[in-house]
RNA sequence: UGAUUCCUUUGGGGCAGGGUGUAAUUCCCGACCGACGGUAAUAAGCGUUAUAGCUUAAAGUCCGUGACCCGGAUCGCCACGAGUGGUGUGAAGGUGGAUUUGGUGAGAGGCCAAAACCGACAGUAAUAGUCUGGAUGGGAAAAGGAAUGC
Numbered sequence: 001u002g003a004u005u006c007c008u009u010u011g012g013g014g015c016a017g018g019g020u021g022u023a024a025u026u027c028c029c030g031a032c033c034g035a036c037g038g039u040a041a042u043a044a045g046c047g048u049u050a051u052a053g054c055u056u057a058a059a060g061u062c063c064g065u066g067a068c069c070c071g072g073a074u075c076g077c078c079a080c081g082a083g084u085g086g087u088g089u090g091a092a093g094g095u096g097g098a099u100u101u102g103g104u105g106a107g108a109g110g111c112c113a114a115a116a117c118c119g120a121c122a123g124u125a126a127u128a129g130u131c132u133g134g135a136u137g138g139g140a141a142a143a144g145g146a147a148u149g150c
Base pairs, nucleotide, nucleotide: 003148004147005146006145007144008143009142010141017029018028019027031130032129033119034118035065036064037063038062042057043056044055045054046053060117061116069094070093075088076087077086078085079084080083099115100114101113102112103111121133122132123131
């Protein structure tokens, strides 16, 4: 330095102001928000005489992942009429939203400018990305530590 296994911790933001109405943070005007890994023609820093090189950050709409939903393998518990029923767990797999135009340039999906667009389920005095709830949950992953081996 990398590999495998285990442990610990961390691990999501957001309707200001107004309109209508009996009633809406749900409709209308408008406002606001952007999880994780990858990619990198940008930025900052280090470095060099100058290159080279190194470090860090950088995409909601590119490539993937996660949450919700479907699915039910596996393992456990309970009951009895003994192979069925109930219940917990929940693997594989499935589903799963959104970007264009102009500029620069050898090259733009990532840079600059402008204009767009997207956002689980259940609940609600009225339709929810933003309120309440499942959730003191789950989680991509990140950091640290231990053991083993090279």
This is a predicted structure of a 150-nucleotide RNA (FMN riboswitch aptamer (RFN element)) from Gracilibacillus halophilus YIM-C55.5. The model forms 100% of the base pairs in the Rfam consensus. The organism belongs to Gracilibacillus halophilus, within Bacteria. Model confidence (mean pLDDT): 81 of 100.